RNA sequence: GAGCCGGUAGCGUAGCCUGGACAGCGCAGCUGCCUCCUAAGCAGCAGGUCGAGGGUUCAAAUCCCUCCCGGCUCG
Repeated sequence: GAGCCGGUAGCGUAGCCUGGACAGCGCAGCUGCCUCCUAAGCAGCAGGUCGAGGGUUCAAAUCCCUCCCGGCUCG
């Protein structure tokens, strides 16, 4: 330098191909119930500029372009 894969909540992960209603799940966190207390269990709550910017579109996590970061391969 070239190609491929990945970046979504504190952590992990699905959704992307085929655009569509408040972006889902697990763990962690908080509150409540339960318990002598804790843990476990049960119920609920909160938490996201979907790596950044731009474009297309009525509408973008999803399509297009550029860039950044990480990994692998080739030269």